The part of an RNA shown here (small-subunit ribosomal RNA, central domain) has 350 nucleotides and comes from a metagenome. The full RNA is in RNAcentral, with records from SILVA.
Context: one part of a larger RNA
RNA sequence: CUGGGCGUAAAGGGCGCGUAGGCGGCAAUUCAAGUCAUCUGUGAAAUCUCCGGGCUUAACUCGGAACGGUCAGAUGAUACUGCUUUGCUAGAGUGCAGAAGGGGCAAUCGGGAUUCUUGGUGUAGCGGUGAAAUGCGUAGAUAUCAAGAGGAACACCUGAGGUGAAGACGGGUUGCUGGCUGACACUGACGCUGAGGCGCGAAAGCCAGGGGAGCAAACGGGAUUAGAUACCCCGGUAGUCCUGGCCCUAAACGAUGAAUACUUGGUGUCUGGAAUUAUUAUUGUUCCGGGUGCCGUCGCUAACGUUUUAAGUAUUCCGCCUGGGGAGUACGCACGCAAGUGUGAAACUC
Numbered sequence: 001c002u003g004g005g006c007g008u009a010a011a012g013g014g015c016g017c018g019u020a021g022g023c024g025g026c027a028a029u030u031c032a033a034g035u036c037a038u039c040u041g042u043g044a045a046a047u048c049u050c051c052g053g054g055c056u057u058a059a060c061u062c063g064g065a066a067c068g069g070u071c072a073g074a075u076g077a078u079a080c081u082g083c084u085u086u087g088c089u090a091g092a093g094u095g096c097a098g099a100a101g102g103g104g105c106a107a108u109c110g111g112g113a114u115u116c117u118u119g120g121u122g123u124a125g126c127g128g129u130g131a132a133a134u135g136c137g138u139a140g141a142u143a144u145c146a147a148g149a150g151g152a153a154c155a156c157c158u159g160a161g162g163u164g165a166a167g168a169c170g171g172g173u174u175g176c177u178g179g180c181u182g183a184c185a186c187u188g189a190c191g192c193u194g195a196g197g198c199g200c201g202a203a204a205g206c207c208a209g210g211g212g213a214g215c216a217a218a219c220g221g222g223a224u225u226a227g228a229u230a231c232c233c234c235g236g237u238a239g240u241c242c243u244g245g246c247c248c249u250a251a252a253c254g255a256u257g258a259a260u261a262c263u264u265g266g267u268g269u270c271u272g273g274a275a276u277u278a279u280u281a282u283u284g285u286u287c288c289g290g291g292u293g294c295c296g297u298c299g300c301u302a303a304c305g306u307u308u309u310a311a312g313u314a315u316u317c318c319g320c321c322u323g324g325g326g327a328g329u330a331c332g333c334a335c336g337c338a339a340g341u342g343u344g345a346a347a348c349u350c
Base pairs, nucleotide, nucleotide: 003322004321005320006319007304008303012318014200015199016198017197021193022192023191025088026087027086028085031082033081034080035077036076037075038074039073040072041071049065050064051063052062053061054060091190092187093186094185095184096182097181098180103177104176105175106174107173108172109171110154115149116148117147118146119145120144121143125136126135162169163168205246206245207244208243209242210241214240215239219235220234221233222232257317258316259315260314261313262312265295266294267293268292269291270290271289272288273287274286275285276284278283299306300305323350324349325348332343333342334341335340
């Protein structure tokens, strides 16, 4: 390379936007590039294969055919792909109408709790553990009442519930803003995917400036223990929070790339639309959607399992894998303030 694969065996890019490229709905039309047919030329000989002949046979050798590989040109065909032109509305989009939502950004407000400060009451303990001790306390602690300060997080509602592309998002109000659904009207294939590229991207970490209640790496002390650089306890600094700028990694997981179509069912839940009658508080029933769960037939699967939210049946495009270790290492290059990240071997060995 031809293949075979990627939920758990090696393998889906963390996620999006999108360039080139690849692929692309229904109908008519032009051309004839791909495609197909016929003819001509070329495709050296030897070798190989088949048939036949010659040395007594074979090796060897001679003759013929075919193959190995097509390619170029000419003439013709037009179903499919492509090109030209024209049309259509089922894909896609715009207008209009509409609902739900922790979707995003900013401003502002709120209550509870922890801690601290001040004052009152009050007296000898408090705290902590398996048990203790370190620690705090007669300079008045713990407890309790009142007032104040400050930071962080938002109990109940909370749900196998919602939103978002993913990371993620949860107190209230306001402003700005993204996506979503539906009959009708309009545009008329404008679509799908997407190498590079660009953007977003938990936590930790880094730079500068703020902030600092609680928690808490490091660190100190007390225990435990043979030891205890731990688990437990008392403290405690970075950090956790905000603003601006970096970092770019995760079991970034559904360990399952995106899109489209098709394929028995049952039962919850969220959210739209239509009809219906009972009831009329509005719930119920039926139907048509869009999400999100559970169970499960066929099929698939090595099994486990999966099963209209596929790991089924098919198509298109991208990414990735090819025995274990060495190794996500070395070297080089790029990026980064650094930490490091991306790309990514070989010798050797089993």